[in-house]
Molecule: Bacterial RNase P class A
Organism: marine sediment metagenome
RNA sequence: GAGUCGGCCGGGCAGUCGCUGCGCUUUGGCGUGGAGGAAAGUCCGGGCUCCGCAGGGCAGGGUGCCAGGUAACGCCUGGGCGGCGUGAGCCGAUGGAAAGCGCCACAGAGAAGAUACCGCCAGCACCGCAGAGUGUCGGUGCGGGUAAGGGUGAAAAGGUGCGGUAAGAGCGCACCGCGCAGGCGGUAACGGCUGCGGCAAGGCAAGCCCCACCCGGAGCAAGACCAAAUAGGGGAGUGUAGCCAUGCGGCCCGCAUGACUCCCGGGUAGGUCGCUCGAGGUAUGCGGUGACGCGUAUCCCAGAUGAAUGAUUGUCUGUAACAGAACCCGGCUUACAGGCCGACUC
Numbered sequence: 001g002a003g004u005c006g007g008c009c010g011g012g013c014a015g016u017c018g019c020u021g022c023g024c025u026u027u028g029g030c031g032u033g034g035a036g037g038a039a040a041g042u043c044c045g046g047g048c049u050c051c052g053c054a055g056g057g058c059a060g061g062g063u064g065c066c067a068g069g070u071a072a073c074g075c076c077u078g079g080g081c082g083g084c085g086u087g088a089g090c091c092g093a094u095g096g097a098a099a100g101c102g103c104c105a106c107a108g109a110g111a112a113g114a115u116a117c118c119g120c121c122a123g124c125a126c127c128g129c130a131g132a133g134u135g136u137c138g139g140u141g142c143g144g145g146u147a148a149g150g151g152u153g154a155a156a157a158g159g160u161g162c163g164g165u166a167a168g169a170g171c172g173c174a175c176c177g178c179g180c181a182g183g184c185g186g187u188a189a190c191g192g193c194u195g196c197g198g199c200a201a202g203g204c205a206a207g208c209c210c211c212a213c214c215c216g217g218a219g220c221a222a223g224a225c226c227a228a229a230u231a232g233g234g235g236a237g238u239g240u241a242g243c244c245a246u247g248c249g250g251c252c253c254g255c256a257u258g259a260c261u262c263c264c265g266g267g268u269a270g271g272u273c274g275c276u277c278g279a280g281g282u283a284u285g286c287g288g289u290g291a292c293g294c295g296u297a298u299c300c301c302a303g304a305u306g307a308a309u310g311a312u313u314g315u316c317u318g319u320a321a322c323a324g325a326a327c328c329c330g331g332c333u334u335a336c337a338g339g340c341c342g343a344c345u346c
């Protein structure tokens, strides 16, 4: 100098006047707390609440290399594999394609139990030329061989080299790749070693599917409590009537209901709780590579419900970015002027 990764701040101080929670109060006030790293998007996961639920299965949804962390996760940490970078590092929905089905546009001869378009090769037949000669040369046709070369494509039945062959070809061999087996290292993903097999019939599972694991639903307007009013309900008592009315019934008997009072209950308006002490913050010790865990000390840090957190003056160094709680917490993602610090690489 160029770069990679991680962390932090994101206006400070003082004066005046306000708003709001809590405490005290002599009701005048006084003291004290008062937005964020994302309070955002509401995309995941959990707590909490109500409803449902014997257990198991189907359907549906989600996740997807391995191990660990965690209350849990699609998050985090460490590792494996593949790719990129000289490197620090970065990126990857990264299980299964010999269970089955499906798809592979255009181009191309052929796109999956393949293919001969050009080319190459030998054979047969015919034609032609140079010519001593007829064929060894050239051309055309026929039926064959060939996957080396050309051409198409994102992809064409391993790659490179040597041998081999009429030309070719894992046809043979070496190395690389692939598959299988064995034992080795690793908890595992996986790695490397040895041997065997000329090589198994392409790709797509962010197509259906298979396999493994996970998942009940709704959400603080959840929900709980107090409770004016109103409708309907239950119980007790009093009263009327004594055959008055209505219902049951063909009729009679009988039964029920009627009016008032009280209680229970109900639950609207309204109020209270849920509501912020929590998987909490800070410091430190120990264990662990780490995420994290265990312990000790210490701190209390918004809780509103028409909903507060503001205005103004001075000064510094400038006129600060993105943006504002609404049950809570762990993540992810997105937005962010400017500034600071650390580790590492070339």
Base pairs, nucleotide, nucleotide: 001346002345003344004343005342006341007340008339009338011316012315013314014313015312016311017310019034020033021032022031023030024029036322040333041332043331044330045329046328047327048219049218050217051216060215061214062213063212064211065079066078067077068076069075080094081092082091083090084089095210096209100208101207102204103203104202117150118149119146120145121144123142124141125140126139127138128137158176159175160174161173162172163171177199178197179196180195181194182193184191185190223273224272225271226270233264234263235262236261237260238259244258245257246256247255248254280299281298282297283296284295285294286293287292